[in-house]
Description:
A computed fold for a 528-nucleotide part of an RNA from an uncultured prokaryote, annotated as small-subunit ribosomal RNA, 5' domain.
Context: one part of a larger RNA
RNA sequence: GAAUGAACGUUGGCGGCGUGGAUUAGGCAUGCAAGUCGUACGAGAAGUCUUGGAUUGAAGCUUCGGCUGAUUUCCGGGAUGGACAGUGGCGCAAGGGAGAGUAACGCGUGGACUACCUACCCCUGGAUCCGGGAUAGCUGUGGGAAACUGCAAGGUAAUACCGGAUAAUGUCUCCGGACUAAAGGUGUAAUUCCGUCUAGGGAUGGGUCCGCGUCCUACUAGCUUGUUGGUGGGGUAAUGGCCUACCAAGGCAAAGAUGGGUAGCGGGUGUGAGAGCAUGGCCCGUCUCACUGGGACUGAGACACUGCCCAGACACCUACGGGUGGCUGCAGUCGAGAAUCUUCCGCAAUGGGCGAAAGCCUGACGGAGCGACGCCGCGUGCGGGAUGAAGGCCUUCGGGUUGUAAACCGCUGUCAGUUGGGAGGAAAUGCAUAGGGGCUAUCCCCUAUGUUUGACCGAUCUUCAGAGGAAGUCCGGGCUAAGUUCGUGCCAGCAGCCGCGGUAACACGAACCGGACGAACGUUAUUC
Numbered sequence: 001g002a003a004u005g006a007a008c009g010u011u012g013g014c015g016g017c018g019u020g021g022a023u024u025a026g027g028c029a030u031g032c033a034a035g036u037c038g039u040a041c042g043a044g045a046a047g048u049c050u051u052g053g054a055u056u057g058a059a060g061c062u063u064c065g066g067c068u069g070a071u072u073u074c075c076g077g078g079a080u081g082g083a084c085a086g087u088g089g090c091g092c093a094a095g096g097g098a099g100a101g102u103a104a105c106g107c108g109u110g111g112a113c114u115a116c117c118u119a120c121c122c123c124u125g126g127a128u129c130c131g132g133g134a135u136a137g138c139u140g141u142g143g144g145a146a147a148c149u150g151c152a153a154g155g156u157a158a159u160a161c162c163g164g165a166u167a168a169u170g171u172c173u174c175c176g177g178a179c180u181a182a183a184g185g186u187g188u189a190a191u192u193c194c195g196u197c198u199a200g201g202g203a204u205g206g207g208u209c210c211g212c213g214u215c216c217u218a219c220u221a222g223c224u225u226g227u228u229g230g231u232g233g234g235g236u237a238a239u240g241g242c243c244u245a246c247c248a249a250g251g252c253a254a255a256g257a258u259g260g261g262u263a264g265c266g267g268g269u270g271u272g273a274g275a276g277c278a279u280g281g282c283c284c285g286u287c288u289c290a291c292u293g294g295g296a297c298u299g300a301g302a303c304a305c306u307g308c309c310c311a312g313a314c315a316c317c318u319a320c321g322g323g324u325g326g327c328u329g330c331a332g333u334c335g336a337g338a339a340u341c342u343u344c345c346g347c348a349a350u351g352g353g354c355g356a357a358a359g360c361c362u363g364a365c366g367g368a369g370c371g372a373c374g375c376c377g378c379g380u381g382c383g384g385g386a387u388g389a390a391g392g393c394c395u396u397c398g399g400g401u402u403g404u405a406a407a408c409c410g411c412u413g414u415c416a417g418u419u420g421g422g423a424g425g426a427a428a429u430g431c432a433u434a435g436g437g438g439c440u441a442u443c444c445c446c447u448a449u450g451u452u453u454g455a456c457c458g459a460u461c462u463u464c465a466g467a468g469g470a471a472g473u474c475c476g477g478g479c480u481a482a483g484u485u486c487g488u489g490c491c492a493g494c495a496g497c498c499g500c501g502g503u504a505a506c507a508c509g510a511a512c513c514g515g516a517c518g519a520a521c522g523u524u525a526u527u528c
Base pairs, nucleotide, nucleotide: 001528002527003526004525006524007523008522009521010520013378014377015376016375017374018373019371020370026334027333028332030331031330032329035090036089037088040087041086047080048079049078050077051076052075053074054073059068060067061066097289098288099287106214107213108212109211110210111209112208113207116206117205121202122201123200124199125198126197127196128195129164130163131162132161138154139153140151141150142149143148170179171178172177184194185193215261216260217259222252223251224250227249228248229247230246231245232244233243234242264286265285266284267283268279269278270277271276291312292311293310294309295308314325315324316323317322342368344367345366346365350364351362352361353360354359381411382410383409384408391402392401393400394399415469417464420461421460424457425456430451431450432449433448434447435446436445437444438443472517473516474515475514476513477498478497479496483512484511485510486509487508493500494499
């Protein structure tokens, strides 16, 4: 000098774009962060309409016997409706967070798989036949404070489950053969729309292996028994001591094994002329973790952050029998710390999940809020104005300086304030109409026109008023730009280094003056 996720001191007008728990991977109140589909299924609450019966009985008519009957309540049937819950499907393995662990095929880079898998998506071929028994919800009846749970009880559906048929372009094969599937929905109507099964290919994503590279330490020198290799077997989507039985006795190491310490890695970032050195916050890729430890289940995919089981610590509820929980999601709270924000708005955009769609969900995301934390931009006026006013400071007492600075005169209107508009962030989708296509079609697709959708922001234009609302910080002995007076008297203090201060201190403190930078200026810490 440059830099920072900074902090501290003094000061502080506006805006844009970024950025903000670095320490305790310490503990967490509360709310939200993953649902969706009725075009898979049974059932169906409230509400609305309608109808039958009973009931109440305003008012009217009356021959006083009654008749018509608005209205109230109850019970039942039907239509519409579609809440809460349930079965089933898909999703919940993504997205979001953190860096504890890890010195490793973890990451980076280049290869291999003739030892691999791949749901949803795209393309192509074929198929979608005949049957069956349950079960949840529900009804009944129990237990429990609750969480929840029982019944040889009754009973119901499916795209849930099971059996049979069919069987190759699939799998196995001794090449003879053997084996393997499915589900329907919408609609008047489907081999046409949405699905289901099967086979092949693609795309995408993943798994595994290998070469090379990847911090410090020898005051760590030997390490290893499933260890190194082989055969048989098991296991896996797949190779392999991955596991197991047997056999052999190997394997690694001074080019640093083993041990110890530290650490996620890369793209990058900072600095530097470069070589290099330092670093890995935000953003992107990847790995690992989810209270601590272990385990599997489901599934295309997990050994699964807001799933399950077991153990542990901690916290909470309890009727003492027993239960419940996991913010390293977004906000927020306590603690520790020099130190790090709102318990905000919205799904309008982009993206994701489900759905045929409308749509629903989305603390992803888009925005707003707070913080000079950083970078950048703008402003705090402009012109004239000498009696060189007053005041301050200095003085050789003549004056000098602050200083055109102020006052005063004239002007302007950025920003902030005020008034009213406003491009754009919106493209789609849906709805309506018209036309065309799918042999017909109200169903589906395409095109055109009109219409619909903004949480938040707003470029920019405009009205009004008035210089009005907007300057500080550090420094002045030398390095280093900028000095005088007073106070103090080796005291009080300063200080990055040299060093100042013991009675004339340009170095301490104050004033005036000056210098540097300027919404900032200094200090501290750290890197080059």

The RNAcentral record of the full RNA draws on ENA. Model confidence (mean pLDDT): 83 of 100.